[in-house]
Two RNAs folded together computationally: RNase P RNA and transfer RNA, 453 nucleotides in total. It holds a member of the Rfam family "Bacterial RNase P class A". Its family is annotated with dimeric ribonuclease P complex, tRNA processing and ribonuclease P activity in the Gene Ontology. It is annotated as a ribozyme. Rfam's curators write: Ribonuclease P (RNase P) is a ubiquitous endoribonuclease, found in archaea, bacteria and eukarya as well as chloroplasts and mitochondria.

Formats: sequence, C1' cells, structure tokens
RNA sequence: CGAGUAAAUUGGAUAGUCGCGGGUCUUUAAGGCCUGAGGAAAGUCGGAGCUCCAUAGGGCAGGGUGCUGGGUAACACCCAGUGAGGGCAACCUCAAGGAAAGUGCCACAGAAACAAACCGCCGGCAGCGGAGAGCCAACUCUGCGUUUUUUAACGGGACUUGACUCUCCACUGCCGGUAAGGGUGGAAAGGUGAGGUAAGAGCUCACCAGCGUCCAGGUGACUGGUCGGCUAGGUAAACCCCACCUGGUGCAAGACCAAAUAGAGGAGCAUUGGAGCGGCCCGCUCCGCUCCCGGGUUAGGUCGCUAGAGAUGUCAGGCAACUGGCGUCCCAGAUAGAUGACUAUCUAUAACAGAACUCCGCUUACAGAUUUACUCGCGGU
RNA sequence: GCGCGGUUGGCUCAGAGGAAGAGCACCUCCCUGACGCGGAGGGGGUCAUAGGUUCGAAUCCUAUACCGCGCA
Repeated sequence: CGAGUAAAUUGGAUAGUCGCGGGUCUUUAAGGCCUGAGGAAAGUCGGAGCUCCAUAGGGCAGGGUGCUGGGUAACACCCAGUGAGGGCAACCUCAAGGAAAGUGCCACAGAAACAAACCGCCGGCAGCGGAGAGCCAACUCUGCGUUUUUUAACGGGACUUGACUCUCCACUGCCGGUAAGGGUGGAAAGGUGAGGUAAGAGCUCACCAGCGUCCAGGUGACUGGUCGGCUAGGUAAACCCCACCUGGUGCAAGACCAAAUAGAGGAGCAUUGGAGCGGCCCGCUCCGCUCCCGGGUUAGGUCGCUAGAGAUGUCAGGCAACUGGCGUCCCAGAUAGAUGACUAUCUAUAACAGAACUCCGCUUACAGAUUUACUCGCGGU
Repeated sequence: GCGCGGUUGGCUCAGAGGAAGAGCACCUCCCUGACGCGGAGGGGGUCAUAGGUUCGAAUCCUAUACCGCGCA
C1' cells in the first nucleotide's frame, strides 16, 4: 500500500422567529421554565413483567428445547469451551441426545440394499478339439540279427493310421468353494500394504478409522495412552424413545364513575344435576345455575399510562457474558392521534425509516462518515 | 391483537421425496365453397425468493416477500 475478518460510535449541529403535545409554577397572561420518536420504533419470531379467568391444584394429551459449563427475571437469547464442517488464515456455520426399545423408507441401476453371486478366480467330474509322451494293434518299407535248400518266417528299426492311458492347453456343461478383483450405485460383510492360501477372506502381521475395557487429565462435554476381539450400512428437519420445560388469556387485558333501558320471552336440569377453569380425567368451589333470543349504553370521562429487571460516571470481582458498591440524572404518554415552516452559519451523512402498556433478545432494511484489533499478500527499512 | 391458508406454463387448477401434468387459450396441418364444430400434432416452466436436511426436494425444515380468510 492492497485484499479481507471481527467489533464499536454516529446517522445532522448551532442561533433566531412563528406554530404544535405533555409536565410544572404564578402575577391567569397570545405568561415563564423544562421536555418531546429509533437503532432498528419495523416483522410479530421467542421470553417475561403486569392483567383477568371464584381455588391455577395434580395428571394425560398437546406444544417447545436438545453437546458441556456459566449468565439472566426468563428464553430457542448471550458468553466461554468441546466436537464436526468450510476457509491459506484471521474467522464463520451447526436443527450437536438415541438406529443395540420398536415400526417405516432407501426409486432407477445393480446378482444383491438386514442380504446375496452377474462377470470372474480355484478345485472335482464329464464331453469335444489340439499338442506331447507311453503302450498296443494293423499296413508298408528295411542296408540289421536269427532260422530256412530257396521263396520266405520271426525279432528289431523307420514311417503312417487307429484304439487305450497319462500330462498340458482351450472350449462347453454340471457340482463344490470364494466374496479378494471387475462392473452398478450416494452407500454394498472397515481401509492401505505385506504374508499366507487350491483360489480367497482379519486367516496372520504392520499402520489407520470405528467399537469396547482399563489408566491419566478435566466440574463437564471430551482429550491422551494401553489392551482387545474384528467391525452386515444410511435415514429421526421419518413416526418414535429418552431428558428437561410448559394452565389459558391478552392493555382492543382490566378497574371505576356517569348515563340509559325491556325483558309477562324460550329451553335444560333439580344434588344420582348443572356451571366454572382452551381439550380430557381427578380434585376443589358455587347452589338455583346455565344456555338461546331480544333491548339499552357503546363519538362520554378517569385510571391503567410511564421512576423503570432505568440511564450514566467510577471502583471491585470475573477470560467473558455479567454481578455488586458509591455518586449523578428524570429524558414522549397521544387517543381524528404531537416536533413543522422560514432565515443565517457550519467541520454535514444523501440512507432505512415515526412510539400507542413496558422491557430483554432474535430476524429483516439501511447511502455514508469515523475508529479499534487481527489475518494474508507485495514492497521498503 | 389472536388464529389459519396460499404463491406451479399466458389463465384456472392437480401433483403428499425418485426427475413437470390436465383443461382453456396460442401456432401448424386435415376436414369445408368459406367459418364454426371436430380430428392430428407442436411450442410454452429459475414450481414466489434465499438457505438448509437428504444420494436425490415442487413436496420436508427455517427465514424473507406478497396475497387472502376467520375471531375479537
């Protein structure tokens, strides 16, 4: 200097004039003072505070979470770590318990996907063909040997043919062995190498992966080492099993005041009944209750409604998340719904975008400015 | 505020883990004197978007975008 990774702050400021909402004071005036949208106010994905459901009690079902240890009011969040995957690295991601409780699924291809032989390899038997050897027989030849008066006979040798036997090779069929090699596939009886075998196989050995025992370290997940037989898969974001958590309802929750009206309505039940609490069961409570139809109020007012699991400065503890002590501050509470307009200056950022009970997170949107730490590459000193 | 459903060819809709379907519409040909009807054939798809699980996803899971329904 370039390329990245992780995190943080900010996301207009100052002065004046006029106009808005809330609070407060007084001399009640068109008065003074203070204050007034976000980091996401968005989504409504989680958790709570708070509210009511006459007691919120127990269980089932349903739902949620899923490595370990911490943090927190709590959480599916945050921090730290372990394991796996990605990246040269800084770092990032994880829905991370169980397939030996059970039931399912794994198309096509392939012989075969809880189980096996298509090709191949080895052995045996048989058939056919070829080659070689041995042996027998026949034909022909014979310069050798024997016998014969001679023709010739016998033996040997050479050549050819045929049969039999043995060996080897090839092909075909059958039987047995095999799961090493090849093919298929995402995955096929752990992987690589060597020995061994009729041919092969953890059959044996060496190294590695997995599983199990033991020892050591660690709170733990887990890690390291030793020994061992050799190991027939994957899938639970399939049903399911295991461990832990969980009543419902939501500020349009709910409480009060004011005002108004129509109930001669219908149905069920009668303590062995009915109602109540999202569904079911038990328990508990009430005793006249429940349900349906119809009518009035419903543009009324007040509370809930903002002092908080608050913000901030500092100290201590902790790797951190965070916790505790001390000090300072009060920073929206609308309800047809408030912050707009103008002028000037500036070192400006032009974006995403407006509270409606509150808070802690997550997710999504976002132009730019500023800052810190780390990684890689190039170059210089 | 609470609870549900949906997004697939130009349009309306199926498709419930093993490689995209139907009807209508459009184009071509046949039939007809010429249309229509009818018959034969053809084209047209990032399955809303992104990520994940799996050997494999329109289908299962998560997040986002948009549309619709019900209760109060």
Model confidence (mean pLDDT): 76 of 100.